This is a predicted structure of a 465-nucleotide part of an RNA (small-subunit ribosomal RNA, 3' major domain) from an uncultured Candidatus Berkelbacteria bacterium. Rfam family: Bacterial small subunit ribosomal RNA. The sequence was found in a public genome assembly.

[in-house]
Context: one part of a larger RNA
Parts: sequence; structure tokens; C1' cells
RNA sequence: UGACGGGGACCCGCACAAGUGGUGGAGCGUGUGGUUUAAUUCGUCACUAAGCGAAGAACCUUACCAAGGCUUGACAUCCCGAGAAAGCUCUAGAAAUAGAGCCGUGCCGCAAGGAACUCGGUGACAGGUGUUGCACGGUUGUCGUCAGCUCGUGCUGUGAAGUGUCCCGUUAAGUCGGUCAACGAGCGCAACCCACAUCAUGUGUUGUAUUUCUCACAUGAAACUGCCGCAGUUAAUGCGGAGGAAGGUGUGGAUGACGUCAAAUCAGCGUGGCCCUUACGUCUUGGGCGACACACGCGCUACAAUGGGAAGUAACAAUGAGUUGCCAAGCCGCGAGGCGGAGCUAAUCUCACCAAACCUUCCCUCAGUUCGGAUAGGAGUCUGCAACCCGACUCCUUGAAGUUGGAAUCACUAGUAACGGCCGGUCAGCCAUACGGCCGUGAAUACGUUCUCGGGUCUUGUACA
Repeated sequence: UGACGGGGACCCGCACAAGUGGUGGAGCGUGUGGUUUAAUUCGUCACUAAGCGAAGAACCUUACCAAGGCUUGACAUCCCGAGAAAGCUCUAGAAAUAGAGCCGUGCCGCAAGGAACUCGGUGACAGGUGUUGCACGGUUGUCGUCAGCUCGUGCUGUGAAGUGUCCCGUUAAGUCGGUCAACGAGCGCAACCCACAUCAUGUGUUGUAUUUCUCACAUGAAACUGCCGCAGUUAAUGCGGAGGAAGGUGUGGAUGACGUCAAAUCAGCGUGGCCCUUACGUCUUGGGCGACACACGCGCUACAAUGGGAAGUAACAAUGAGUUGCCAAGCCGCGAGGCGGAGCUAAUCUCACCAAACCUUCCCUCAGUUCGGAUAGGAGUCUGCAACCCGACUCCUUGAAGUUGGAAUCACUAGUAACGGCCGGUCAGCCAUACGGCCGUGAAUACGUUCUCGGGUCUUGUACA
């Protein structure tokens, strides 16, 4: 100087407390461990792994396994020889591929030849999701959006170092004020950036029945403790009030200091070293990544009456997406869907009458039920070369566990939690109950800081570094 303390003082955070809803019990979905397997590819492991990489595993993807093939190679550059290339048919084959036949001469150039492509040869080389994240770059997580981390000069000390950065107030903040052997400065804080909330002005088509309004777009105004009172040191600032759409950082986002964990990633990418080179490369078919005694994580659906079912009220949204696409009207089907073809490169048309909880009426009357929907049988629809392993959806039937969940444990402070639906990316389809957004309905509680966890400042002890 640090680190640590079941030392002290002060302070903060959904940290506890006060509340609300869950998880832990059930069924299912999904990820992980384990086990199994020819293979169940790999990585990630307290917080900071486990609906994570994966914003889409039937083939492909795919890295794994089995079998069948290739060896200058699936891909790149260079050299030589031949031929345009591509395509079609037949045979063998699971395909890759091999053999035979057919078709056929394009582009630039007067020509020689060249570009592109294919076949054969030659070696230089290609290739490797092989290994090392403890050789690295880049990127990321975490402490933590915590208020800290440092430097120059000066001063103090033999020196390591200290001071500044302490102290008194104050703040969300090393924020600001005061004092002070310090005076200044940098990275952080804040502000500058974006969105939302109010108004004004302008512009209005595709929006509005219509000028207006709503709405959309653009520009601007507005909030600064600015004003008043009290407290405070006359300060910083705090408390209350007025006005105001908004009040003391208005709310949310983006933004993550010096560093810590030899944290994560050589499988996103790049890359040093090492290793493979008729294979650890590469092509193909099929299988696997989807197994299942079990254990754990994250979720969905429930166990019901604040509910379930039926009918009605065309009740009321916002974000979005669409030409290989979104798909209207109309018709067929109980339905998934089919036929159909209008419109739309979209404030115009469509998804989408855009919504569901909500509201009204009726039935159910506390039951393993008109709760719950797993599982299973049958019949179908759609995507796709192909739904056996292994897709989603529909209809009929079947109706399991489950009666609120032990120890324990998680999230949340306001348009938040909880509840309700809608959209998107990936995507042929989809195992999405995930993830990212959007709107609707809309709470309870916070006395307080003794305790638990994490953190900050000062101080104290130490046989630790």
C1' cells in the first nucleotide's frame, strides 16, 4: 500500500421488511446431467451454464455413425493437351457415380488467338467444425450505470509511499458548496443523442362523410429550483407552494471508467505453434443429433364458480409483415382446407369484420364434475422429391395425473405487477408453450434499516501478500 475480520461509524440497492403473483407437487414442452447407443456431433457449468450458441435438426443444415465412392480433389491460383459449355434419353446402382447414344456451336476478334466452362495430365498446392481461448486478435459476460480510477507540478517522508481524492454539509453521483500544502488536469458522473407526454406553425394524400377536430409528417416553443415562503453559513442544497401538459435527473432507451475472474469463445470470423494429407480432406444414401430407469433448470396448461359451456352485442386497440409474397368477394366442406381470381411494391389492397379478456342472457351447483386436458383408436387436410424413425393442423371417439403443492426459492415500486390477446424475425413446413416487440384491463404495499445478500467512503486490528 492492499487484502481480510463472526471490528467500528456513515450511506445505498426489490437487499431485507410491507405487499402481489409465482417456482418447488401434477401432465406436457424445452434445455442440461447421467445412462444407453454404431452414433446419440461440439461448446457453455455458482452468482456470470442449463427455451444458452440454435432468429426454425424430416433430406439439406450436420460438424456424429454405418455403408458405398474420389484422391490436384467439393473450393482457389498457375502450367500443358483436348473440347464450347450446358442439356436430353437408355442401362447398372440406394445415390454419389460409371458406360452408351442424341443434340449442338454461342461471346470478343480480320486472323492467330482470347474470356467463360468442361475433360485429361503434371506438380507447386488446396482442404481440415483436427488440437491449444493457459500462445493471440476481435467480440462478449460479470462486479456495475457501482462512483469510482488516475496523472502533471508542488509539498511531506531515508524509503515503500502519502497529500490532492481527507474533513464539514449536500447530492442519484469524486454532484456541488465550504475549509484545507496543495494547485490544476484526464478517464468516468452529468449534459450533448433517440423515443414518449403538451402546445404552436406549416403541409395535407392514400387518412377524415365534410372545412375543423382526430390523425400523419416536418419545424419550433416549453422545465431552468426560473418565481414565492421556510430552513441552511449570506453557500451548496433541502422542504412546502403557485403557475403549468409535464417539477426538481419528467419517463424510458442508447451510452458501461481503471480494472477483476489465465471468466467465455480457435465451432461466427481472423490467426501463431502442433497435427492429418488415397485422409482427421471430400461426395453420396441411410441412420443419429428426437434414445430413457433416473436427477436438475426454464416454461406452458391446469386443479375450477372472480369459473366452465352456449348464444348475442359486426363492442373497443397498437406495433408490424407482404410480389418466389399478402391474398379479398363469391362458391364447396362440420372443420383443417379446397376452388376462385379482384386488389396491392401498400396511411390506398391484403393478413385482419383486425383482437381477446370485457359486457348481456341462459345452462352447470361443488362433483374428479359440462373442471382438467395428457394418452390412445379411427378418418382426414396442408407443406415438401419424401412426414416410418421424426412435421403441423382438423373432425369423431377416448378421457390419465391433478382438489393449490415439504424443506426451500424467484420476480416485481405504476400504467409497474398480474391477467388478456395481437404482430414479427428465422421459416417450404414446423415440433414457438421460446425469443423480440405491441396494445387492452389494471392493483396492493414500502413503518423502517435490527437482521440476510451485494456494494461505496472513512477508520481500526493483523504472525497474510